A computed fold for a 72-nucleotide RNA from a Lachnospiraceae bacterium, annotated as transfer RNA. Taxonomically the source falls in Lachnospiraceae (Bacteria, Bacillota, Clostridia, Lachnospirales). It matches the Rfam family "tRNA". Gene Ontology term of the family: triplet codon-amino acid adaptor activity. The coordinates come from a structure-prediction model, not an experiment, and the mean pLDDT is 83.
Formats: sequence, structure tokens, C1' cells
RNA sequence: GGCGAAUUGGUCAAGCGGCUAAGACGCCGCCCUCUCACGGCGGAAACAAGGGUUCGAUUCCCUUAUUCGUCA
Repeated sequence: GGCGAAUUGGUCAAGCGGCUAAGACGCCGCCCUCUCACGGCGGAAACAAGGGUUCGAUUCCCUUAUUCGUCA
């Protein structure tokens, strides 16, 4: 340099046109407990950036960035 794939809360990870963006771990609060742990309930926290298509984009297309694989 060519080709392909990936990028979603602090971490992992589902969702593939209309969702309140699911879940697990972690974090915070409350309950439980003599206390801690365990357990229960609740809460905060995310679509890499820009543009396009569309009534509507995390989702489709293009460009950029980063990472991984592969070829040379």
C1' cells in the first nucleotide's frame, strides 16, 4: 500500500429502519444483617466523527479516524 472485518454506558455485550437502546459485571442509594459478605429493590451511565439516502438512521450508503485479520 491492496482487500476484508470491527467500533454501542467504566468493562463485556444484544439490538440491523420507528425500542423508554435489552442484559451481565462494576458504581451509587435504600432494605436485610449486631457488622461485613451474600441476597432483595431502585438509580446514574452508551450508539467513534462528518456527510448523504429516508417521513424517520445505532441500523443503509460515502468519507475520515482507530483497532484487528489477510495479501504483498